[in-house]
RNA sequence: GCGCGAUUAGCUCAGCUGGAUAGAGCGUCGGUCUCCGAAGCCGAAGGUCACACGUUCGAAUCGUGUAUCGCGCG
Numbered sequence: 001g002c003g004c005g006a007u008u009a010g011c012u013c014a015g016c017u018g019g020a021u022a023g024a025g026c027g028u029c030g031g032u033c034u035c036c037g038a039a040g041c042c043g044a045a046g047g048u049c050a051c052a053c054g055u056u057c058g059a060a061u062c063g064u065g066u067a068u069c070g071c072g073c074g
Stems, first nucleotide, its partner, number of pairs: 001073007010026004019057001028044005050066005
C1' cells in the first nucleotide's frame, strides 16, 4: 500500500431481507427480605447506534469517505 471483518448502555453482546417507543445479560442505584450482609424478588437510571455526507416518505440497518481495532496479502 491492497483486501476482508468489527465499532449499539460502564462491560459482553443481540437487533435476519430499511418501518413505528432501540433491547438482553452482567454491573450501578433504590426498594423488599435479613440481626447485618450475600443470594432471591421488584423497580429505576444509563444510548448523538464510532464520525461526516448521501439515498429514501422513513436509516442502527443501504452507499461513499474518515477514524480506531483485528485478520490476511504484498
Transfer RNA from a Myxococcales bacterium, 74 nucleotides, folded computationally. It matches the Rfam family "tRNA". It is annotated as a transfer RNA. About the family: Transfer RNA (tRNA) molecules are approximately 80 nucleotides in length. The organism belongs to Myxococcales, within Bacteria.